Notes: Predicted 3D model of a 380-nucleotide RNA (Bacterial RNase P class A) from a Bryobacteraceae bacterium. Lineage of the source: Bacteria > Pseudomonadati > Acidobacteriota > Terriglobia > Bryobacteraceae. It matches the Rfam family "Bacterial RNase P class A". Gene Ontology terms of the family: dimeric ribonuclease P complex, tRNA processing and ribonuclease P activity. Its mean pLDDT, the model's own confidence on a scale to 100, is 77. It is recorded under the gene name rnpB.
[in-house]
RNA sequence: GUCGCUGAACGGGCGAUCGCUCGUGAAAGCGAGAGGAAAGUCCGGUCUCCACAGGGCAACAUGCCGGCUAACGGCCGGGAGGGGUUGGCCAUAUCCGACCUUUACGGAAAGUGCCACAGAAAACGUACCGCCUGUAACGCUGGGGAGACUCAGCGUGAAAGGUAAGGGUGAAAAGGUGCGGUAAGAGCGCACCGCGGCGGGAGUGAUUCCGCUGGCAGGGUAAACCCCAUGCGGAGCAAGACCAAAUAGGGGAGCAGGGGCGGCCCGUUCCAAUAACUCCCGGGUAGGUCGCUAGAGCUUUUUAGUAAUGGAAAGCCCAGACGAAUGGUCGCCACCAGUUCCAACUGGCACAGAAACCGGCUUACAGUUCAGCGAUAUAU
Numbered sequence: 001g002u003c004g005c006u007g008a009a010c011g012g013g014c015g016a017u018c019g020c021u022c023g024u025g026a027a028a029g030c031g032a033g034a035g036g037a038a039a040g041u042c043c044g045g046u047c048u049c050c051a052c053a054g055g056g057c058a059a060c061a062u063g064c065c066g067g068c069u070a071a072c073g074g075c076c077g078g079g080a081g082g083g084g085u086u087g088g089c090c091a092u093a094u095c096c097g098a099c100c101u102u103u104a105c106g107g108a109a110a111g112u113g114c115c116a117c118a119g120a121a122a123a124c125g126u127a128c129c130g131c132c133u134g135u136a137a138c139g140c141u142g143g144g145g146a147g148a149c150u151c152a153g154c155g156u157g158a159a160a161g162g163u164a165a166g167g168g169u170g171a172a173a174a175g176g177u178g179c180g181g182u183a184a185g186a187g188c189g190c191a192c193c194g195c196g197g198c199g200g201g202a203g204u205g206a207u208u209c210c211g212c213u214g215g216c217a218g219g220g221u222a223a224a225c226c227c228c229a230u231g232c233g234g235a236g237c238a239a240g241a242c243c244a245a246a247u248a249g250g251g252g253a254g255c256a257g258g259g260g261c262g263g264c265c266c267g268u269u270c271c272a273a274u275a276a277c278u279c280c281c282g283g284g285u286a287g288g289u290c291g292c293u294a295g296a297g298c299u300u301u302u303u304a305g306u307a308a309u310g311g312a313a314a315g316c317c318c319a320g321a322c323g324a325a326u327g328g329u330c331g332c333c334a335c336c337a338g339u340u341c342c343a344a345c346u347g348g349c350a351c352a353g354a355a356a357c358c359g360g361c362u363u364a365c366a367g368u369u370c371a372g373c374g375a376u377a378u379a380u
Base pairs, nucleotide, nucleotide: 001376002375003374004373005372006371007370008369009368010367012333013332014331015330016329017328018327020033021032022031023030024029035351039362040361042360043359044358045357046356047236048235049234050233060231061230062229063228064078065077066076067075068074079105080103081102082101083100084099085098086097087096088095106227107226111225112224113221114220115219128167129166130163131162132161133160137156138155139154140153141152142151143150144149175193176192177191178190179189180188194216195214196213197212198211199210200209201208202207240290241289242288243287250281251280252279253278254277257271258270259269260268261267297316298315299314300313301312302311303310304309335348336347337346338345339344
């Protein structure tokens, strides 16, 4: 220098003009107007309504320790386990250290289930090959005998017994390595490591260190049922509160009549005595108002703390729509790509779009900058 990974910050700028929403104003006008995720709606809260004497079950969630926080399944720090890089010991390593990264990290000696294929066996252990003992039998050699046969040695060795070192299967095989031991083997014995029990030291704790002791319980799986501990009432701003038409129901009062045919009479017609008509009351709907944006708020400085985070001081007000505003056009500049000697021209400029609000998590994201780590090339 290039590339990759991780983390953090930013994620186009300025101007003109025409609009849109909100605030203010008598008006002209003036001021404000999307995000780091506004997204998924996964978790936790504020707020609102409903329910609620107390206790329990079920369901769901969480699960090493300490801290932070309004709260959390979030965050910070630590411990332990896994993976990787690198350094050290003369060298190697599973030893000692440093760094990075990662973990759904309570319980498998409460019970139940499951463990494909392969394999003897996947769990009250078992035995395919092998190893060992060595009987019957067979073979060979040698001796004895006239012969039948017999004796000795060696070899093979059915069946039977011992064994669990070695081979083989598997993701996983009944502690590991070494020495002794044995017919061959085996915690059978011993040393170290691992494991269980007891005691002591350090630490708030997870945990860790040391000593003594037991030949050694014990396969895996709980993001299988389950057990243990802890938490948890339900619905959600379309919550909810207020104002309140027309029409049709409901309740009450008045009245035997009431309405139409242009005013009156007659006439006629419709409705009505099962209460028409008039007046009043109440609920709900449309619609409107509030909830609704000053808040676990933002910026700067400072302070306690390793950090998450907390405290203090000063300054600031920063969208509030609801058939749902936040946009269009143009100019200059920045960035990227192409053409090109330059100049210049053309094209592009991510993911995405508030809906009561806040804290997280997860997912998407062109490009730019910074930091750390790794790989690689060149030079010294």